[in-house]
Predicted 3D model of a 251-nucleotide part of an RNA (large-subunit ribosomal RNA, domain VI) from Mallomonas sp. The prediction has a mean pLDDT of 83. The RNAcentral record of the full RNA draws on ENA.
Context: one part of a larger RNA
């Protein structure tokens, strides 16, 4: 840009897929058919498991480069005391929210059906027998076509259905389920969109200061404290200002 007015929700499936269809034990059938015995079945019917594929994070776990708390060593805030830096591109060590992720959690691998190969037939002659082939014609695979999964109307053959209408789109702003950039998606005061704050989950463990015992290091009480990154709810306090520009059938 078209798909002949815009927009928004659902859809059919030409067609496309280096998408998928998987393996394996045990159990019943049945110690049955077979076999002399040893052994030991087809066919069918069920239970697990395994490896892979998607999702996904409630549980089990990782990781969560500054959340929290310990902790040496050196500096620095004038000193005590609390504290920042640095010791790796976290100083170490202990833990860990969300998000990311497996080892964790859901699930998938179906019912057919058709043409087949190797290979097994039935009928048959050339070739009075024979013989699956020569004329007919059945059977047969995890394999092929089909069934399953996805993705598709740029399918210019541009489908269909339904709602809404002068209005719709891009710039800009304010972001994150998006992410190199662009795009994509949610908003934009008629507003919870990020921040703030407020209350909560939760993390981490029980802050400074004070008192108390103790020569003291330390313990104890106030204190399930103090502190908190990305999660929930609610709050316009901040900051989404004001506009601009193109394109708009028919009535």
């Nucleotide at each position: 840009c078209g798909u002949u007015a815009g927009a928004g929700u659902a859809u059919u499936g030409a067609g496309a897929g280096u998408g998928a269809c998987c393996u394996u034990u045990c159990u019943c059938u049945a110690g049955u058919a077979c076999g002399a015995g040893a052994g030991g079945a087809c066919c069918g019917a069920g239970a697990a498991a395994g490896a892979u594929g998607u999702a996904c994070c409630u549980c089990u776990g990782g990781u969560g480069u500054a959340u929290c708390a310990g902790u040496u060593a050196u500096u620095g805030u004038g000193c005590c005391a609390a504290c920042g830096g640095u010791a790796g591109a976290u100083g170490c060590u202990g833990a860990g929210u969300a998000g990311c992720c497996a080892u964790g959690u859901a699930u998938a691998g179906u019912u057919a059906g058709g043409a087949u190969a190797a290979c097994c037939g039935c009928u048959g002659a050339a070739g009075g027998c024979a013989u699956c082939u020569a004329a007919g014609u059945g059977g047969g695979a995890a394999g092929c076509c089909g069934u399953c999964c996805u993705c598709a109307a740029g399918a210019u053959g541009a489908g269909u259905a339904c709602u809404c209408u002068u209005u719709g789109g891009u710039u800009g702003c304010g972001g994150a389920a998006a992410g190199a950039c662009g795009a994509u998606c949610c908003g934009c005061u008629u507003g919870a969109u990020a921040g703030g704050g407020a209350u909560c989950c939760g993390g981490u463990g029980u802050a400074c200061a004070u008192c108390u015992a103790g020569u003291a290091a330390u313990a104890g009480a106030u204190u399930u404290a103090g502190c908190c990154u990305a999660g929930a709810u609610c709050u316009a306090c901040u900051a989404a200002u004001u506009a601009a520009c193109c394109a708009u059938a028919u009535u």